[in-house]
Molecule: THF (Tetrahydrofolate) riboswitch aptamer
Organism: uncultured Pseudobutyrivibrio sp.
RNA sequence: GCAGAGUAGAAUUUAAAGCGUUAAGUGCCGUUUGCACAGGGAGUUGGCAGAUGGACGAAGGCUGGAUUUACCGCGGUUUUAAAUUCGCAUCCCGCUGC
Numbered sequence: 001g002c003a004g005a006g007u008a009g010a011a012u013u014u015a016a017a018g019c020g021u022u023a024a025g026u027g028c029c030g031u032u033u034g035c036a037c038a039g040g041g042a043g044u045u046g047g048c049a050g051a052u053g054g055a056c057g058a059a060g061g062c063u064g065g066a067u068u069u070a071c072c073g074c075g076g077u078u079u080u081a082a083a084u085u086c087g088c089a090u091c092c093c094g095c096u097g098c
Stems, first nucleotide, its partner, number of pairs: 001098004009086010019075003028054008039093004060072002
C1' cells in the first nucleotide's frame, strides 16, 4: 500500500403464551430527556427508549343462561424462542492475509 474479519442492534417468517375488541396497543407529527453504536478512541442531520402534546382510527360472531364461561375470528397488538436476511453514517488506531 491492497484485500479481509468481527458488534450492539434491526427487519421478515413461523411457533407458543398473553393483552385488547367497554379501544389500550400499533402506525403518523411535534416538544423534551436519556441510551447504545466491532478490540481502543471520537461520534452525526442516522438508530433506540422514556415522558408529554396533537391529528387519524377498528370486527365482531357464536355458545351459554345471567353479566360469567368456552370456542372461532379480528388488531400494521405485547413478550419469548427458532430460522433467514441486513448490520459501526463517518474518521483515527489496532487485528488477519499478501